The part of an RNA shown here (small-subunit ribosomal RNA, 5' domain) has 526 nucleotides and comes from an uncultured bacterium. The prediction has a mean pLDDT of 87. Rfam family: Bacterial small subunit ribosomal RNA. RNAcentral holds the full RNA, with entries from ENA and SILVA.
[in-house]
Context: one part of a larger RNA
RNA sequence: UUGAACGCUGGCGGCACGCCUAACACAUGCAAGUCGAGCGGUAGCAGGGCUGGUAGCAAUACUGGCUGCUGACGAGCGGCGGACGGGUGAGUAGUACGUAGGAACCUGCCCUUAAGCGGGGGACAACCAAGGGAAACUUUGGCUAAUACCGCAUAAACUCGAGAGAGGAAAGCAGCCCGCAAGGGAUGCGCUUGAGGAGGGGCCUUCGUCCGAUUAGCUAGUUGGUAGGGUAAAAGCCUACCAAGGCGAUGAUCGGUAACUGGUCUGAGAGGACGACCAGUCACACUGGGACUGAGACACGGCCCAGACUCCUACGGGAGGCAGCAGUGGGGAAUAUUGGACAAUGGGGGGAACCCUGAUCCAGCGAUGCCGCGUGAGUGAAGAAGGCCUUCGGGUCGUAAAGCUCUUUAGGUUGGGAAGAAGUGCAGUGGUUUAAGAGACGACUGUAUUGACGGUACCGACAGAAUAAGCACCGGCAAACUCUGUGCCAGCAGCCGCGGUAAUACAGAGGGUGCGAGCGUUAAUC
Numbered sequence: 001u002u003g004a005a006c007g008c009u010g011g012c013g014g015c016a017c018g019c020c021u022a023a024c025a026c027a028u029g030c031a032a033g034u035c036g037a038g039c040g041g042u043a044g045c046a047g048g049g050c051u052g053g054u055a056g057c058a059a060u061a062c063u064g065g066c067u068g069c070u071g072a073c074g075a076g077c078g079g080c081g082g083a084c085g086g087g088u089g090a091g092u093a094g095u096a097c098g099u100a101g102g103a104a105c106c107u108g109c110c111c112u113u114a115a116g117c118g119g120g121g122g123a124c125a126a127c128c129a130a131g132g133g134a135a136a137c138u139u140u141g142g143c144u145a146a147u148a149c150c151g152c153a154u155a156a157a158c159u160c161g162a163g164a165g166a167g168g169a170a171a172g173c174a175g176c177c178c179g180c181a182a183g184g185g186a187u188g189c190g191c192u193u194g195a196g197g198a199g200g201g202g203c204c205u206u207c208g209u210c211c212g213a214u215u216a217g218c219u220a221g222u223u224g225g226u227a228g229g230g231u232a233a234a235a236g237c238c239u240a241c242c243a244a245g246g247c248g249a250u251g252a253u254c255g256g257u258a259a260c261u262g263g264u265c266u267g268a269g270a271g272g273a274c275g276a277c278c279a280g281u282c283a284c285a286c287u288g289g290g291a292c293u294g295a296g297a298c299a300c301g302g303c304c305c306a307g308a309c310u311c312c313u314a315c316g317g318g319a320g321g322c323a324g325c326a327g328u329g330g331g332g333a334a335u336a337u338u339g340g341a342c343a344a345u346g347g348g349g350g351g352a353a354c355c356c357u358g359a360u361c362c363a364g365c366g367a368u369g370c371c372g373c374g375u376g377a378g379u380g381a382a383g384a385a386g387g388c389c390u391u392c393g394g395g396u397c398g399u400a401a402a403g404c405u406c407u408u409u410a411g412g413u414u415g416g417g418a419a420g421a422a423g424u425g426c427a428g429u430g431g432u433u434u435a436a437g438a439g440a441c442g443a444c445u446g447u448a449u450u451g452a453c454g455g456u457a458c459c460g461a462c463a464g465a466a467u468a469a470g471c472a473c474c475g476g477c478a479a480a481c482u483c484u485g486u487g488c489c490a491g492c493a494g495c496c497g498c499g500g501u502a503a504u505a506c507a508g509a510g511g512g513u514g515c516g517a518g519c520g521u522u523a524a525u526c
Stems, first nucleotide, its partner, number of pairs: 001524002004522005011373006017366002019331001024329003028326003033080003038077002041073002045071003048067008087284003097208002100205003105201003110197008118152001120150002127142006158167003172189003176185003210256003217247003222244008259281004263274004286307005309320004337363001339362003345359001346357004376406004386397004410467001412462005420453001423449007431441003470515005475496003481510005491498002
């Protein structure tokens, strides 16, 4: 000094930290959705319209049918996001990390800038009908929309080509204005193709990066070349052919161990040891392999195959993957709640309102650590009682207690009570853009409203010393000594060593020393 554990003890608060072992197996819930301003629609909810019924004079109330007309929206098509965030350290001794460079690359969303957004077509879900299956699910036929899909037009870049030339994209939606309508217009959000940027990523190289020589030789895609393939991109990255190279005592190869770093601990430093938490990078996601989609994955909560394991089954066949947050069993000396909230910060989607978010912010448990506070203060000698010791005179615990006088932190009761809130909605004013009082953006004013923590922090009042001290040690090292018991026994012990009848070393007691909500022991490191 510690991510500690164990023993004894334990009042409060703040800030941190909390499976180091089995990368063992997992019940249950939650952890990634969102957009109706892309689309066809309407299962459910609410409203409207049409049309019946009942009650009533009527208004109206209740109830049934039809209608996507509206708010919305289950399922579906489509878009973006599920490659971030979160976990773990198994593998990896160099495809990693750190550092300094390099050239042959890619980049969704975002920013700047240039140009364009014309005209067509055919499908597939949902749905309907008919089946199969225990289920998971699935087959056939029919209808339909789109920002889904495919041609055409136009097109600089780009590609092919000696050239001529050929190939080469796109999508709409929302509200608003003009108009009887058809239609036209701009605005905002989008779409397509270039160029540049920012941020991100891929690749190559220098140097550094543990132990073993009781591991001395290793290597055939191996080292280089040519040609071809391949990739976003250089390259034996891959293939064919040719050459015979390449690495190694400055330690190759092999074996063992290990994620790396900023840093952390220690130390005067040099160094040594370590890499929990926090931050950067890498790797992995039941084990092994593979690709698909995509700007990005060979993808933790996607797909396929194989394997082990678990579960369901009508035995034909299916389902699953907590090294996400909680939680369970197991292992272990040992490590927490199946909590609250999206209020803040951040992320995804959306024009927005908003929705989602076990990221995060909080709360709970644990003296696990660090820090702070308290367990009272003053006075009080008859030096009380009592304990212990005694040379029996006394000494000591000891101003300690009692008594008297005070105080009230923390705790208790009671009252007040924040900051963390920035925003957002609505209304108005004026500004920019615009033809515009539409939309968008930002400003001001008014108004309404948003806090999990939490009636918390903090402040006040009330009562009353009231509710709060232990642990280890006392032979030397090393601060602290006597009595009794025991009698090489029982026991102690870090080392030296104590104990066999006067033990300051064992056990108890009185006294003392050290630290103190802790104190010791064990383990580990300097």